[in-house]
RNA sequence: GCCCGGGUGGUGUAAUUGGCAGCCACGACAGACUUAAGAUCUGUUGUCCGCAAGGACGUGUCGGUUCAAGUCCGACCCCGGGCA
Numbered sequence: 001g002c003c004c005g006g007g008u009g010g011u012g013u014a015a016u017u018g019g020c021a022g023c024c025a026c027g028a029c030a031g032a033c034u035u036a037a038g039a040u041c042u043g044u045u046g047u048c049c050g051c052a053a054g055g056a057c058g059u060g061u062c063g064g065u066u067c068a069a070g071u072c073c074g075a076c077c078c079c080g081g082g083c084a
Base pairs, nucleotide, nucleotide: 001083002082003081004080005079006078007077010026011025012024019067027045028044029043030042031041032040046057047056048055049054060076061075062074063073064072
């Protein structure tokens, strides 16, 4: 230099016909149980603003297509692999 795969919560991942982003697991927090803890069970868990109701933003970055993009297109950044 060229080719291929990947980048999504705190972590590992799912969502591919383009149609409510965050399924599942772990972790964390709260509660139940316990003398206490562990284990187990239940609930909550992206960020910001707000007393609240609610609102805005959010899938590596910046653009594009579209009524609608994690998903399609372009450029770039980062990680892994292959070829030279």